Molecule: small-subunit ribosomal RNA
Organism: uncultured bacterium
RNA sequence: GAUGAACGCUAGCGACAGGCCUAACACAUGCAAGUCGAGGGGCAGCACAGAUAGCAAUAUUGGGUGGCGACCGGCGCACGGGUGAGUAACGCGUAUGUAACCUACCUUAUACACUGGGAUAACCCGUUGAAAAACGGACUAAUACUGGAUAAAACAGGGGCGCCGCAUGGUGCUAUUUGUUAAAGGAUUGUAGCAAUACAUUUGGUAUAAGAUGGACAUGCGUAUGAUUAGUUAGUUGGUGAGGUAACGGCUCACCAAGGCGACGAUCAUUAGGGGUUCUGAGAGGAAGGUCCCCCACACUGGUACUGAGACACGGACCAGACUCCUACGGGAGGCAGCAGUGAGGAAUAUUGGUCAAUGGACGAGAGUCUGAACCAGCCAAGUCGCGUGAAGGAAGAAUGUCCUAUGGAUUGUAAACUUCUUUUGCAGGGGAAUAAAGAGAUCCACGAGUGGGAUAUUGCAAGUACUCUGCGAAUAAGGAUCGGCUAACUCCGUGCCAGCAGCCGCGGUAAUACGGAGGAUCCGAGCGUUAUCCGGAUUUAUUGGGUUUAAAGGGUGCGUAGGUGGAUAGAUAAGUCAGCGGUGAAAUUUUUGAGCUUAACUGAAGAAUUGCCGUUGAAACUGUUUAUCUUGAGUGCAAAUGAGGUAUGCGGAAUGUGUUGUGUAGCGGUGAAAUGCAUAGAUAUAACACAGAACACCGAUUGCGAAGGCAGCGUACUGGGAUGCAACUGACACUGAGGCACGAAGGCGUGGGGAUCAAACAGGAUUAGAUACCCUGGUAGUCCACGCAGUAAACGAUGAAUACUAGCUGUUUGCGAUAUACAGUAAGCGGUACAGCGAAAGCGUUAAGUAUUCCACCUGGGGAGUACGACCGCAAGGUUGAAACUCAAAGGAAUUGACGGGGGCCCGCACAAGCGGAGGAACAUGUGGUUUAAUUCGAUGAUACGCGAGGAACCUUACCCGGGCUUGAGAUGUACUCGACGAAGGAGGAAACUUCUUUUCCAGCAAUGGCGAGUAUGUAGGUGCUGCAUGGUUGUCGUCAGCUCGUGCCGUGAGGUGUCGGCUUAAGUGCCAUAACGAGCGCAACCCUUUCCAAUAGUUACCAUCAGGCAAAGCUGGGGACUCUAUUGGGACUGCCAUCGUAAGAUGUGAGGAAGGUGGGGAUGACGUCAAAUCAGCACGGCCCUUACGUCCGGGGCGACACACGUGUUACAAUGGGUGGUACAGAGGGAAGCUACUUGGUGACAAGAUGCGAAUCUCAUAAAUCCACUCUCAGUUCGGAUCGAAGUCUGCAACCCGACUUCGUGAAGCUGGAUUCGCUAGUAAUCGCGCAUCAGCCAUGGCGCGGUGAAUACGUUCCCGGGCCUUGUACACACCGCCCGUCAAGCCAUGGGAGCCGAGGGUACCUGAAGAUCGUGACUGUGAGGAGCGAUCUAGGGUAAAAUUGGUGACUGGGGC
Repeated sequence: GAUGAACGCUAGCGACAGGCCUAACACAUGCAAGUCGAGGGGCAGCACAGAUAGCAAUAUUGGGUGGCGACCGGCGCACGGGUGAGUAACGCGUAUGUAACCUACCUUAUACACUGGGAUAACCCGUUGAAAAACGGACUAAUACUGGAUAAAACAGGGGCGCCGCAUGGUGCUAUUUGUUAAAGGAUUGUAGCAAUACAUUUGGUAUAAGAUGGACAUGCGUAUGAUUAGUUAGUUGGUGAGGUAACGGCUCACCAAGGCGACGAUCAUUAGGGGUUCUGAGAGGAAGGUCCCCCACACUGGUACUGAGACACGGACCAGACUCCUACGGGAGGCAGCAGUGAGGAAUAUUGGUCAAUGGACGAGAGUCUGAACCAGCCAAGUCGCGUGAAGGAAGAAUGUCCUAUGGAUUGUAAACUUCUUUUGCAGGGGAAUAAAGAGAUCCACGAGUGGGAUAUUGCAAGUACUCUGCGAAUAAGGAUCGGCUAACUCCGUGCCAGCAGCCGCGGUAAUACGGAGGAUCCGAGCGUUAUCCGGAUUUAUUGGGUUUAAAGGGUGCGUAGGUGGAUAGAUAAGUCAGCGGUGAAAUUUUUGAGCUUAACUGAAGAAUUGCCGUUGAAACUGUUUAUCUUGAGUGCAAAUGAGGUAUGCGGAAUGUGUUGUGUAGCGGUGAAAUGCAUAGAUAUAACACAGAACACCGAUUGCGAAGGCAGCGUACUGGGAUGCAACUGACACUGAGGCACGAAGGCGUGGGGAUCAAACAGGAUUAGAUACCCUGGUAGUCCACGCAGUAAACGAUGAAUACUAGCUGUUUGCGAUAUACAGUAAGCGGUACAGCGAAAGCGUUAAGUAUUCCACCUGGGGAGUACGACCGCAAGGUUGAAACUCAAAGGAAUUGACGGGGGCCCGCACAAGCGGAGGAACAUGUGGUUUAAUUCGAUGAUACGCGAGGAACCUUACCCGGGCUUGAGAUGUACUCGACGAAGGAGGAAACUUCUUUUCCAGCAAUGGCGAGUAUGUAGGUGCUGCAUGGUUGUCGUCAGCUCGUGCCGUGAGGUGUCGGCUUAAGUGCCAUAACGAGCGCAACCCUUUCCAAUAGUUACCAUCAGGCAAAGCUGGGGACUCUAUUGGGACUGCCAUCGUAAGAUGUGAGGAAGGUGGGGAUGACGUCAAAUCAGCACGGCCCUUACGUCCGGGGCGACACACGUGUUACAAUGGGUGGUACAGAGGGAAGCUACUUGGUGACAAGAUGCGAAUCUCAUAAAUCCACUCUCAGUUCGGAUCGAAGUCUGCAACCCGACUUCGUGAAGCUGGAUUCGCUAGUAAUCGCGCAUCAGCCAUGGCGCGGUGAAUACGUUCCCGGGCCUUGUACACACCGCCCGUCAAGCCAUGGGAGCCGAGGGUACCUGAAGAUCGUGACUGUGAGGAGCGAUCUAGGGUAAAAUUGGUGACUGGGGC
C1' cells in the first nucleotide's frame, strides 16, 4: 500500500460499486420454460349472439362466436441463471491446421411439391389400485406416420479432358454411363365460380449448392511441488485388414512385429479449475484468480443410453447407492451448486420485495403470452468518492478543570459567553422530470400487392423519486486511536515485579512521560483502531542483483562419459541475431485527451499500450552448421640433466630386548617425593657370543619429489612424472566435468603369518576429599608382513580446476648459455618483503583473496541435527544421502578499550625475607554478635564495622519500655476577640508533671488607644517517623599509588590509536635521548607550617657572662643585651665543587667543605575516578507518613541483662624482676562556679582554714624509668592482683539497679600461650612517665598530645599480599566472587521406536453383476419389415484375497526443547 474481510468503540446524508471465502452440508414453501387455434380433432371451464319457457327476471339449452383446460402435432426446453467438487489435462492460453468434419433457426441461388394408405391420443364406455398410475374396448383428425412416382447440379462407382498442392491428395469440365435418396399444408385478400374449387399473393415444406453463425478434432509452444517417487507401459508402440463415428485415430476388434516413454525428469504422490486480469513493486519479479468478460467441468453419488441440428441433458428418462417424505405396508414420490427463504457449520456475508416500462431471450403472421435473465427497490460504514456538523468578529485572556518554582503564574483559549451573518443539510408547503425509441391500430403521401416517409391517439415499475421554488431557524449532526524510542504528541495522581502493558527493544520491585485514571497534546475523521492475509522495504534465493581463507559455504584427490565453453584465415549457409511489412493479440481493465451526471468516484467516446505468437521480404558483423587452409593452444620426437616419486628383491651397522657364559656384589629401577616391580635361587653394571623383530642417527635445510593421501640406511631390476634446450612431426586433437571409475593417513574388521619396541583395554603402586585421570611398574589387542574389506580426518593453504593480464627487490633448487666455481640474462619450481588493487578487518598481493573469461561443487539465522525415518553401500563398526515438529532473538566474524590469567618481561611497597616486640592461652576493661527482655533505642558489618558515631548513659542526656498528664501544644510567629495581669505567698490532692482553692497585684496617656502578659479562635507548629537506592554537604578506601586527560595535527570505514610507546634514568608520566607528533591541563615536585644551624633586630614575666648589693638558700635586687630562651625578619643545600662512568638526564664515592647531602626528618596538602561504600540520628533538603499522637511534659525502669562467640586493650605470669629507703634530669599543656601554694587534722582518699594567679610572674607539679643501698632466691612465691568482706572519702536533688577513690583484710586464673596472625627500618621499635579535651562526678586500661631512656636487622626479590608500566591469550564487560559443561530431581511441550489396534485412497487377481449397448438366435407376435423372449460379451455397484502406500492411536521406551 491492498482486502469479498472479521472484531471493538462510535455514527448525519447522498452517489457508485459490492455482499456464504466455512458444509459440492441437508432443505419446508412460493416462483425460475414455455408458446402456437394462421397445423389438428375438439370443447371441460368463462363470456356472448341465438333458441325454448308469450316479454322481463330467472332457468334450461346453445362449438354458432370470442376464446380455450386437457390431448395429437410443431418449435423451444443443449440458451439464459448457478457452483468450482473433480481435473496437472490439448483442461486453459497463444499460434497454426482439417486436402479428416458437422451445423436447426437466418441469408442467397436453383429446382420441386404428383398420387395413395392404414393407424392413434383426446372424447366415450369399462377394469385394477389408498395413491401414483396402469390396462382393456370402441370412434376420429392432422404440417403425426407411411407405400408408390419423379431425380439433378447431391451420394457411390466406372470412362474421357484439364488444373493445383508439402505427403496422404485436392479440384474443374462432361446434354458420357450405372445405381440410390424428397416433400405438407395453412392463411388473408383479389379475380372467376351458385358451390366445390381454380388462379394470383403470402407463409410454411422438400432437395441441392454456397454464406453466416455455432461447434468438433489434430498439432507447436507455455502452464504447481516433491528424486527420502528411477524406472514405467500389454491395446501398451507400430503395421495390415475390418468395424464404428459428423470426422481422423488402438476409438474398437482379428492377426503380425516388439516396440513406446524416461535424468531436457517418465511413473507415482500431494496440491490446484485455467485465462483476460487484480494487488504490490522503479522495474524484473512475487502473490492472488472474489465481483465483470471468455473457456472448461459439474448438477444428491456412480453408471447408461434415448430424443434431437445440437445433450449423454441443473428444474428429461432408465438402473444402482445413500438420505428424506407419503402409505391402507401391497407400493410410491423427491433432488435450490436457479431467485428469495430455513436449519446446520462458522469470526462472518442481505428481502420468502416490485415490474416486464426499458434491454435481451422462447414461441407466434400478429396482437400477445412466458421470462427470480434483466431493470428497480429493501438490508449492511463492508469499500470508493462527495457534502455537512456553521462563518466573521469577540481578552475581563471570565469561571470551572489541570499543572507549577504556588501572596503569583501557565494551560484549556478566540475556545465559550456575547454581537452580526449564512442556510448546504434538516423540517414544512408548492411545482416536477429525462429514461419512450419503436412496433402495432386506424389515416395521409411516394412507387408497384409490400416497403419507406409524415402527422395522429396510446404505453413508466422505479416515482410524486431526482431536480427546483418558498418559509423557518445555528437550528438536526463527532468520534476513535495514540502520546518511552522506532513515531507526530507530556504532566499530575493511584499502584508498587502487584494489577497490568507490549509490533520489536522493553516497562512495572514507592518519585512509572511505558500499567490504571485525569488534564493537556498529536494523528485521522463518519469513521478510528485491532486481528488475519499478500506484496514492499528484503540486493534476505541476487536474470536485472549475492556469495564460499577466518562470518553459512571448495567435493579428500585424480581420470573421464554426457553436457557446457572453446585459437587463426578465407568461402558457403541463414538455425540463433537484427530490420521492414502483413495477420493476430476479444471486450472490459491500464493509460492519454475530450465528453455526460451540480463536482468527484462512476459512465461513455477516440487514441495509445497489450513488451507475445505466426507469416513474409531482406541483412550477414557476431554465435552456430559446413568446406578449405594455418601454427601460436595441445600433443609427439631428439638431447643432456634432476629428485626421500612408485613396485619388487637383496644387503648393512647402531640401538633395544632376550638367551648362554664370564667378571662382580647389594642393591637396581623409578619419582616432585615415593611405592608397586626386579634382586643373595646373584639382579643392576660390565665383557664375549648368539638370536629376534622393528626403525633407519649424523647428512637434514622456509631442501627435494608426488594428483592428493604421502615418500628418508645402501644396492639392483622394472616403472611413472615434471622442468630445460632444439624446433623435426601432427594440426585445435583443447578446458571443465553432473552421474561413473580409480586412488585415498591413522584407527578398525576378516584370513594367515610375525611379535623386538611401544602400547588402548586390564592389573598393581602413588596423588587426591574422591581419582574409573594426569605420574610410576607391568601388560593384551594393535603396531610389522601378505591378501581382502572399510572410505573417513583440523584429508588445511580451513583458499576447486584452466587461461590471459597487472611495479619491484631479495634468498634458494634444477636446467640453458659461457673456458670458468666471477658477474649479468633466461625458463620452471620453493620462500621472504612490498606498489597498484582488493578486503568487514585481520590480511592477500605474478604461487592473488587483484583484473577478466569458461566449467564444476557448495551456502542462505542459531539450536533441534549431520539427528530421525526411508533408500543405497558394508561381515560388523559404521558410511553416503538427509528432513520436520518444536524452540530462541540471536548465534557468528574481525578488530577496539578495559578487566582477568595457577601467561611473560621490567619495577615498587615492613609485601616477603632478616630482626625486635606483640595478638591468639589467663583475669579484667571495653565494643560487637547472639540470646534474653516490657525495653534491653538507633546506626556502623571483609579489607574500608567491632575502646566505631560516643571528646565521657546514676536523673538529665534518651531517641527505648511502663504509667500519669496536655492538645495552637515544650518553644517561634501573623490576625481577631476577651481579660488584666505575669508573678508572689499560703493551703489541699499527687510519684512528679500537673490540677485546684484562698489572698494580693500592670505601665503610659485626659481619653481614644498603645505597650506588656495571659487565655480563646484561626493560619501555622512539631516528629531522632520512612527512604543515604531521590539528594546537598562531609567522610572512609584503593592511595601520596603515579597516574588521569585535553587542543590541534596525523593514522584508521569505525570503535579507537598516536601523544602517554621505545632506550636510559628517577621517589615520581622525574628528567634526557629518540620519535607523526607539537603543545597544554589536573596530579608529582616546589611554594606553607614545624624541627635541625647561623645572623640581624627586640629584650619581659624569660636569661645572668662581666660589675655591684644581698639571703639560710634562690636572678632575689641594681644593672646588662654577651649566652640560653622567647619571636620576627633573613641566610643556608643547588649534585653547586672534585674524581670516575655516561651522548645527556643522571649514577657512584665511609670524596672535600658543611650544622645539615642528594625530596635532611615530620606535618598539612589526596588527580580522573571506583565501591548505588557510610551518614535523612550532627546539619540541610525532595517525596511519603502521623496530627487528643509516630507530637509534647513528668515519675520510674532500660541502654549496664548473660549459657556463649569474636575484636580491641590493660595487668601479669617475674630476678634485665618485686619490695623498702635515698637521689638526678623534661617537654607540652590547663586554670576563675577554676588551679590552689602554705598551715593544721586524718594511715589515706580527703577535710578545715588561708595565700597567689585570668598566668614565660601564681598554681596543677614530686616526672618516671634511671642511678645508689638493702632485701627477696625460683616458689603459684615478698610474682600476680581478680574476686569478695568490712570501714570510709568525695561529687551530686539522688550513688539500690548503676560512680570513682581510700584503708584494712581476702589472694582466683595465670609459670610466656595451638593452628594462625599484627606492628615496626632510627631518635624508629621497645620501654618510662607527664598533660589535655569531654566533665558535677566518673566506670579513661580509651582518644589526642608531650618529652625521657633507646636497640636489632635488611643477603636479596624465588615465593605470599597489594600496586605501576609494556606485552600476550580470552567464549569475561554487574568484567574470574566472571563465564560456563554434563548427569540427576520436579513440571510442561513436540517428536522417533513400539506388541499391536482402527481407518483412508489407489492398483492387481477372482466371483457376482442392474440399466444399457453390441452380437447371435428368434418355435411367440406381425401381411411384412421387424419386435418380444432367450443366450453370449462389456460394464456401475457389491463381495473375496494377498500385497503395497498413507494417516490416527498404543502399554512401554529413546533422545530433544523450555